Description
A computed fold for a 120-nucleotide RNA from an uncultured Verrucomicrobia subdivision 3 bacterium, annotated as SAM riboswitch aptamer (S box leader). Its mean pLDDT, the model's own confidence on a scale to 100, is 84. The sequence was found by an Rfam model in a public genome assembly.
[in-house]
């Protein structure tokens, strides 16, 4: 790096080193010299995978399998804003416009990207 498949409106930051720029991209719109990004230390969230219990199921009695709970000296991963918002398609309302189009507000569904697990 490719492909499958789950998920996203909850959560969670202080200190030291550093010294301009970060929030994927592309438009907003935001963060940031009262310190970005990176790197290091300690926390600290959540529960994807692992454990761990307790009940179901189904077993060739070895297990395997589903829920649920914990939040474990595991392995990741996260710690402004809804994945910050929108991008492509589509309901509804509702403004203009009178060539079937643009705006807006609300919703729904893809694509993107992120993360985990798996796969060749």
């Nucleotide at each position: 790096a490719u492909c499958u498949c789950a998920u996203g409106c909850a959560g969670a930051g202080u200190g030291g080193c550093a010294g301009a720029g970060g929030g994927a991209c592309u438009g907003g719109c935001c963060c940031g010299a009262u310190g970005a990004a990176g790197c290091c230390a300690c926390g600290g969230c959540a529960a994807c995978c692992g454990g761990u219990u307790a009940a179901g199921a189904c077993u060739u009695c070895g297990g395997u399998u589903u829920u649920a709970a914990c939040g474990c000296a595991g392995g990741u991963g996260c710690c402004a804003a809804a994945u910050c918002c929108a991008g492509c398609c589509u309901g509804a309302a509702u403004g203009c416009g009178g060539g079937u189009g643009c705006g807006u507000u609300c919703g729904g569904g893809a694509a993107a990207a992120a993360u985990g697990a798996g796969a060749a």